About this RNA: This is a predicted structure of a 75-nucleotide RNA (transfer RNA) from Chthoniobacter sp. Its Rfam family is "tRNA". The coordinates come from a structure-prediction model, not an experiment, and the mean pLDDT is 82.
RNA sequence: GACCCUAUCGUCCAGCGGUUAGGACACCGCCCUUUCACGGCGGUAACACGGGUUCGAAUCCCGUUAGGGUCACCA
Numbered sequence: 001g002a003c004c005c006u007a008u009c010g011u012c013c014a015g016c017g018g019u020u021a022g023g024a025c026a027c028c029g030c031c032c033u034u035u036c037a038c039g040g041c042g043g044u045a046a047c048a049c050g051g052g053u054u055c056g057a058a059u060c061c062c063g064u065u066a067g068g069g070u071c072a073c074c075a
Base pairs, nucleotide, nucleotide: 001071002070003069004068005067006066007065010025011024012023013022018055027043028042029041030040031039048064049063050062051061052060
C1' cells in the first nucleotide's frame, strides 16, 4: 500500500429493511431470610462517526475512525 472481517446497554452475546432494539451477568429497588448468600419480582442503561439509497436503515451502499487478519513492499 491492496483486500477481507469486526464495531449494539458497564461486560459478553442476539438482531440479516417495518422490534417498545432482546437475553445473560453486573448495578439499583422491593419480596423472601434472624442476617448474608441463594431464589422471586420490577427498574435503569446501547446501535463508533459523517453522508447516501429507501415511504422506512442497527440492518443495504460510500467514506472516516479504531481493532484484527491475509498478501505485497522492505537494494